This is a predicted structure of a 347-nucleotide part of an RNA (small-subunit ribosomal RNA, central domain) from an uncultured bacterium.
[in-house]
Context: one part of a larger RNA
């Protein structure tokens, strides 16, 4: 490079929302810009290709006709299809009205188990750790028990293949506020949709900065074992940090390693929450959320209506291994760094 690809081979942006801009359901009118038909310009010359002709042939020159698949103006066409521009329609979107659902947000408020820890009561020589010790704690009375207070922090059991959310996430109970989804109905709006370069906003855990708070846990450290050493592992300790308030940060194997949304395509079997229908029975629908499997797909392994199978539309993004996510340089940041991102060399 391309009739090509992106689950594991390189390769889906962490995640929404949402400009520009690509793309868009039905009827019907008008227009004539895409479309198309003719015609005229205009498309240098060589050079290629026709056909002759000249150097004794050739090469080479010389005329000649085609080409030049575009532009460009003018005059029609306009059955179909795109756009424009008017006027409808309800199957796509969205609103209303009546149910239902959940560990979804956010902010108070309570709650017991466990831990420490701090005073007291009993009571004596241990208690802890471990392969197996030993630092450590303890007669200044530990370590077990009871009682009482008092702190932080996390919420057994229920709990699942459950459920919720755009993602990261999110689970004691309880209360106010906020947002969302699905189900029936078919009352309204009448293509408002769909994707989205840039932008915006959210983004675990560690980490930064300011103030608080520190029960356990636990980086660095410190001591003790271990070992030929042991800056490990295993043991006693412990500070940052976890915890919370307000900023900053902006990466993760942020993964389903699978990008959105829209159609269309054999069946079994669970589950969740609705609707019908009710009788603890069956079987039907819609939305979810597993499991097996047909056609088909796949390099296999495997996917198979939650596709990685057929299409469509739009955005990301791949291109031999390393050098490298380095260097330069530019945005960001307080600061670690993050984002953008080569190349020479070499296999």
């Nucleotide at each position: 490079u391309u009739g090509g690809g992106u689950u594991u081979a390189a390769a889906g942006g962490g995640u929404g929302c949402g400009u520009a801009g690509g793309c868009g359901g039905u009827u019907u009118g008008g227009u004539a810009a895409g479309u198309u038909a003719g015609a005229g310009g205009u498309g240098a010359a060589a050079u290629u290709u026709u056909u002759a002709g000249g150097c004794u042939c050739a090469a080479c020159c010389u005329a000649u006709a085609c080409a030049u698949u575009g532009c460009c103006u003018c005059u029609g066409a306009u059955a179909c299809c795109u756009g424009c521009c008017g006027a409808g329609c309800u199957a796509g979107a969205g609103a209303g009205u009546a149910g239902u659902u959940g560990c979804u947000g956010u902010g108070g408020g309570c709650g017991g188990a466990a831990u420490g820890u701090a005073u007291g009561g009993u009571g004596u020589a241990g208690c802890g750790g471990u392969g197996a010790a030993a630092u450590g704690c303890a007669u200044a009375g530990a370590g077990a028990u009871c009682a009482u207070a008092c702190a932080g922090a996390a919420c057994a059991c229920c709990g699942a293949u459950u459920g919720c959310g755009a993602a990261g996430g999110c689970a004691g109970c309880u209360c106010a506020c906020a947002a969302a989804a699905c189900u029936a109905u078919a009352u309204c709006u009448g293509a408002c949709g769909u994707u989205g370069a840039g932008g915006c906003a959210c983004g675990a855990a560690a980490g930064c900065g300011u103030g608080g708070g520190u029960a356990g846990c636990a980086a660095a450290c410190a001591g003790g074992a271990u070992u030929a050493g042991a800056u490990a592992c295993c043991c006693u300790g412990g500070u940052a940090g976890u915890c919370c308030a307000c900023g900053c940060a902006g990466u993760a194997a942020a993964c389903g390693a699978u990008g959105a949304u829209a159609g269309c395509u054999c069946g079994u079997u669970g589950u969740c929450g609705g609707c019908g229908a009710u009788a603890c029975a069956c079987a039907g629908u819609c939305g979810g959320u597993g499991a097996c499997u047909u056609a088909g797909a796949g390099a296999a392994a495997u996917c198979g209506a939650u596709a990685a199978g057929c299409u469509a539309u739009c955005c990301a993004c791949c291109a031999g291994g390393g050098g490298a996510g380095u260097a330069c340089g530019u945005u960001c940041g307080c600061a670690a760094g993050a984002a953008u991102g080569a190349a020479a060399c070499u296999c």

Its Rfam family is "Bacterial small subunit ribosomal RNA". Its family is annotated with structural constituent of ribosome and ribosome in the Gene Ontology.